Predicted 3D model of a 547-nucleotide part of an RNA (small-subunit ribosomal RNA, 5' domain) from an uncultured prokaryote. Its mean pLDDT, the model's own confidence on a scale to 100, is 84. It matches the Rfam family "Bacterial small subunit ribosomal RNA". The RNAcentral record of the full RNA draws on ENA.
Context: one part of a larger RNA
RNA sequence: GAAUGAACGCUGGCGGCGUGCUUAACACAUGCAAGUCGCACGAGAACGCUUCAGCUUGCUGAAGUUAGUAAAGUGGCGCACGGGUGAGUAACGCGUGGGUAAUCUCCCCCCGAAUUGGGGAUAACAUUGCGAAAGCGAUGCUAAUACCGGAUAAUAUCUUAAAUACCCCGGUAUUUAAGAUCAAAGAUGGCCUCUUCUUGAAAGCUAUUGUUUGGAGAUGAGUCUACGCACCAUUAGCUUGUUGGUGGGGUAAAAGCCUACCAAGGCGACGAUGGUUAGCUGGUCUGAGAGGAUGAUCAGCCACACUGGAACUGACACACGGUCCAGACUCCUACGGGAGGCAGCAGUGAGGAAUUUUGCGCAAUGGGGGAAACCCUGACGCAGCAACGCCGCGUGAGUGAUGAAGGCUCUUGGGUCGUAAAACUCUGUCAGUAGGGAAGAAGUUAUGUGGUAUUAAUAUCCCUUUACCUUGACGGUACCCAUGAAGGAAGCACCGGCUAACUCCGUGCCAGCAGCCGCGGUAAUACGGGGGGUGCAAGCGUUAUUC
Numbered sequence: 001g002a003a004u005g006a007a008c009g010c011u012g013g014c015g016g017c018g019u020g021c022u023u024a025a026c027a028c029a030u031g032c033a034a035g036u037c038g039c040a041c042g043a044g045a046a047c048g049c050u051u052c053a054g055c056u057u058g059c060u061g062a063a064g065u066u067a068g069u070a071a072a073g074u075g076g077c078g079c080a081c082g083g084g085u086g087a088g089u090a091a092c093g094c095g096u097g098g099g100u101a102a103u104c105u106c107c108c109c110c111c112g113a114a115u116u117g118g119g120g121a122u123a124a125c126a127u128u129g130c131g132a133a134a135g136c137g138a139u140g141c142u143a144a145u146a147c148c149g150g151a152u153a154a155u156a157u158c159u160u161a162a163a164u165a166c167c168c169c170g171g172u173a174u175u176u177a178a179g180a181u182c183a184a185a186g187a188u189g190g191c192c193u194c195u196u197c198u199u200g201a202a203a204g205c206u207a208u209u210g211u212u213u214g215g216a217g218a219u220g221a222g223u224c225u226a227c228g229c230a231c232c233a234u235u236a237g238c239u240u241g242u243u244g245g246u247g248g249g250g251u252a253a254a255a256g257c258c259u260a261c262c263a264a265g266g267c268g269a270c271g272a273u274g275g276u277u278a279g280c281u282g283g284u285c286u287g288a289g290a291g292g293a294u295g296a297u298c299a300g301c302c303a304c305a306c307u308g309g310a311a312c313u314g315a316c317a318c319a320c321g322g323u324c325c326a327g328a329c330u331c332c333u334a335c336g337g338g339a340g341g342c343a344g345c346a347g348u349g350a351g352g353a354a355u356u357u358u359g360c361g362c363a364a365u366g367g368g369g370g371a372a373a374c375c376c377u378g379a380c381g382c383a384g385c386a387a388c389g390c391c392g393c394g395u396g397a398g399u400g401a402u403g404a405a406g407g408c409u410c411u412u413g414g415g416u417c418g419u420a421a422a423a424c425u426c427u428g429u430c431a432g433u434a435g436g437g438a439a440g441a442a443g444u445u446a447u448g449u450g451g452u453a454u455u456a457a458u459a460u461c462c463c464u465u466u467a468c469c470u471u472g473a474c475g476g477u478a479c480c481c482a483u484g485a486a487g488g489a490a491g492c493a494c495c496g497g498c499u500a501a502c503u504c505c506g507u508g509c510c511a512g513c514a515g516c517c518g519c520g521g522u523a524a525u526a527c528g529g530g531g532g533g534u535g536c537a538a539g540c541g542u543u544a545u546u547c
Stems, first nucleotide, its partner, number of pairs: 001547004006543005013393006019386002021351001026349003030346003035077003040074002048065008084304003093229008103221002108217001110215006116150001118148002125140006156181012186209006195202003230276003237267003242264008279301004283294004306327005329340004357383001359382003365379001366377004396426004406417004430488001432483002435480002440474001447467002450464002491536005496517003502531005512519002
């Protein structure tokens, strides 16, 4: 000199864009942060309103409506994403480059084939039992795209045999033959051409969508590997599933991954083992560079979710707002037993020099569910607080010498603050007041019109064109115009040398200053104050840290 997620002191006008628990991975009151689908399924209220009947005249009962709505249940998909934190980890954890002839991949896209015939339950519900509660049973009834057999099936999988091609050990791809194994579910809209009953509907036709199976792609993931990524030798030897082989098991998948047996290996001064510290990277800061330091915000990867362990479900978890066990802590209890997990967003206490609102909205972008309308979304978009940072603007401009008054100083002549002020002439940024007032909105759906395709069909449905009605949290915000007025808006540090900037008074080795040299003991440009000056400026200094 530059820099900071900074803090402290004094001061403080406005705006834009960013940033904001670096400490206790400490404990958490309260609210919200993951739901959705009736186009999978069975069932299905109430309040209220209307009408009627009865009479005790304000009650009872019935029907309709509310409404196939609410709430609950079975089932499907999602909950493994998104969001947080950096405790652990010196490791294939991360980075770069490869391998997978050792692997998996829900949803999505494309191309084939199929979607057949049955069965038994169970929740909800009703009745009932236990319990303070959390909750747990018993009996009876019922549905499905829930569950379970059967049929059929291949270019799928496996086994056997043969052939061809390719390379990379050893396999991969393709073809042929034989054998074995494995599947499914319907829903919604429309129609009567064909079939059946003959009105119109269906087990019929048709459109959309779903389901099963196979191939291929895309995406994501697993795993292996070469090289690189701290400090300590005042850590020199470490290792028994250890190193390798065979058999078996196991995984989506190679492998001591696990197990039985056999052999005695394996690593290490090119630093094993042990200890300490630490998430890694793109980047960031500094520097002419080489380097050094660092890893907040943003992006990629990893790990974790009160502490430790375990599996279940599932395409994917050994799962932050899931389950089970153990532990610590907190809470409820009828003492028998139960409930909980903010390192999600706000917020509280504690710790600390120190870090914000228990805000608004799903309008946009994105995500989950749904055919869609739509619902959910503390992701996200915005607003609030904080000079915490960067950038921009303002606090006025011109003229103005009786060099006014006043302050300071003085050799008493003067000098200086100083064109500074006053005064005159102007301007109108920002803030204030009043008026107008956005872009961000594209769409989706419904309706109408036109076209293409499907079909028996001018019906429906799919695709598409166009018209129309709508959708804004921010926000009456940005912006524009008007109004009036110099009116509301300057401080902080320093002035001995380094280092730009000097004098007076007070003090008297005292009080004090100080980054280094050093200053102060009666004329202190170094302490304290006044005047003057210098530097930066809505900031200025100090402290801490890095180069």